Predicted 3D model of a 73-nucleotide RNA (transfer RNA) from Ictidomys tridecemlineatus.
RNA sequence: GGAGAUAUAGCUCAGUUGGUAGAGUGUUUGCCUUGCAUGCAUAAGGCCCUGGGUUUAAUCCCCAGUACCCCCC
Numbered sequence: 001g002g003a004g005a006u007a008u009a010g011c012u013c014a015g016u017u018g019g020u021a022g023a024g025u026g027u028u029u030g031c032c033u034u035g036c037a038u039g040c041a042u043a044a045g046g047c048c049c050u051g052g053g054u055u056u057a058a059u060c061c062c063c064a065g066u067a068c069c070c071c072c073c
Base pairs, nucleotide, nucleotide: 001072002071004069006067007066010025011024012023013022027043029041030040031039049065050064051063052062053061
């Protein structure tokens, strides 16, 4: 220098090829227990990497950029 993949909750990851989003784990609170752990229930926590474009409407489609990973030279 060239090609490709990824970016979504604190962490690990789904998700829909257009109508604004979930799981596990962790955290909060309560129940259980003599107490702890386990278990059960509950709640909080996301402007879906950034900026533009298309559209009535974009996490999703298009363009550019950023970060990280991998391959070729």